[in-house]
Context: one part of a larger RNA
Formats: sequence, C1' cells, structure tokens
RNA sequence: UCAUGGCUAAGGAACUCGGCAAAUUAACCCUGUAACUUCGGGAUAAAGGGUGCCCCGCGUAUGCGGGGCCGCAGUGAAAUGGCUCAGGCGACUGUUUAACAAAAACACAUGGCUAUGCUAAAUCGAAAGAUGAUGUAUAUGGCCUGACACCUGCCCGGUGCUGGAAGGUUAAGAGGAGAUGUCAUUCCGCAAGGAAAAAGCAUUGAAUCGAAGCCCCAGUAAACGGCGGCCGUAACUAUAACGGUCCUAAGGUAGCGAAAUUCCUUGUCGGGUAAGUUCCGACCUGCACGAAUGGUGUAACGAUCUGAGCACUGUCUCAGUCAUGAGCUCG
Repeated sequence: UCAUGGCUAAGGAACUCGGCAAAUUAACCCUGUAACUUCGGGAUAAAGGGUGCCCCGCGUAUGCGGGGCCGCAGUGAAAUGGCUCAGGCGACUGUUUAACAAAAACACAUGGCUAUGCUAAAUCGAAAGAUGAUGUAUAUGGCCUGACACCUGCCCGGUGCUGGAAGGUUAAGAGGAGAUGUCAUUCCGCAAGGAAAAAGCAUUGAAUCGAAGCCCCAGUAAACGGCGGCCGUAACUAUAACGGUCCUAAGGUAGCGAAAUUCCUUGUCGGGUAAGUUCCGACCUGCACGAAUGGUGUAACGAUCUGAGCACUGUCUCAGUCAUGAGCUCG
C1' cells in the first nucleotide's frame, strides 16, 4: 500500500449518474392496521407492547395469575423482512442471449381472422411411408392480439386473398393454305450446260381451334395498409361554432397527449426543494398518438425503470484504529 472483516466523536446522503455499498429491520406472542380493490386482497400494511431466571397458587398439560432476583443487554450466540408515497411498462406464476443484456423482450390464459369433411389441411420424404392422430370442426394447422373493465370509428383506389365467368389476350398441342430442297420426265442446245417439273421423301409453315393466368366484374381491413390543403367570417381584441374552394379510396372518430412518441424545449402554468434539464398534476401549438401493427383505464404481481420521503448508516465532511491475509524492508 492492497484485500477481507470489526469499531468509531459530531453531523447524517452534504457522496454519487444513482443511497452503489454498508447500516437499519428481523424470530415468536399480543394490540392495531389506510387509500384502493377484480371483495380474493392490499397485510407481516403502517404503528406500538412483550420475551430471562426463582418461588407460590390453579390446571392432566403446552400454560395462566401473583410475588421475587440479576445484568448495559433475556429471539442475551447463530440463523432471521428496512418501511412509505407517486408514476411508466408488462395483467399475473413462468421463459430467455450456457460464458458482458433477465427486461418494457418471449410465453401466457383471453379475443379474432383463416385453412381443413378425413386417404383432412399442414409438415418431412424423388418414393414407400411417417407426423398430424389410433385425433374428427367444442378437432387440427397458420397468422395476429395478449388477464380483466369500457371500447375497437372511416377508407376496397393500390397490393393481397376469395368468388365470377360474358368479352380481350394467350402456351404446348391440333391444323394445314402455301413456300422451299431433291428429282423421274419434258423442253432448249452440236456439245458443255441451262430451264420447267409430277409422285415420293424431306424442310418450313398462314388462317382456324386451343386451359389456367393476366386484363375485366364483384366481395373482403381483428388482410398488407391508408386516414388532406387553402381562404374568409362574431359589436374591443383574440378566436372561429359558420361559409367558400381545391383534391382524395377515405380525410383520424372515441380516448389519450411535451408521452418509452415533442424537433423547437429546461414549452407554459401549478406542486414538491432554500435552490429541480429529472419527477408529479394540468394545458394542447400531436415537428411525427390513436383504436387487436389494438386505444384508454386498472386491483394484485415485478432481483423491472423513474421521482420523493422516513428510518439508518464511514457513501461523504475526513479520516482514525484494530484483526487476518498479501506485498515491501530486515534477518
């Protein structure tokens, strides 16, 4: 000097990103216990009191009542909740990045959409076959939401899905009008050679017929998704219930709102503090909330996150000291 542990005057969070760490609390008995609430809880809420040993009485007895004794201290050691208030998120118990993340992430009961009639859909497998399931729509698969309460608005123009089949387009295939090559033969030519050309064999090939799909017509948003702008107007001013106009598939409803979302921003007002970029309550000017990509609340729960207080303390003012171990020096 470091590590671990014990104690500490006065103060008591002044430390610090933050009470991190430490301290407080603690067992059992008695009294007592608020808001809120899904009436179960909250709750060991909170806040108080008691606890040893000896003698006597009662009692079957753990005990109860009375009297007394000792200590600073009687759950005499050890083990053994600190508490409260407010808010965010997630209902909850659970699960997770084995070895930097335990959470607000995942799951969940609930709700919804969708596929599937059984040789089911779906999945694995060239196949046989298997899972689904020795199940049968109160079942199984997929997707989303995420207890509960109150609710879940408008848009089907785009994309997707479902249905439709009149018309347009359209593949292989069918079809074979024609065209070309070859060529018996014929013609021209003295010859060399040239021209025409049937059948056959080949090559090519127009019209026409021709499914699904696409175009098309409908439906569908708890499918993917989307949910406006400008101008004017009231007898102070300001504001605009109101009017005009342009555009759109439709222009954001209820609720919430500087929010895990607010840039400007430490918005403004109120509360808490002597002093508060955080926190709580409001306002609404929502850069860029918003309704199962769920919206708003919510008792209980949480090694969750944020703010405040009480108690408590070496976190600190500001250090000291002791013990053990390591280091260092000497032997």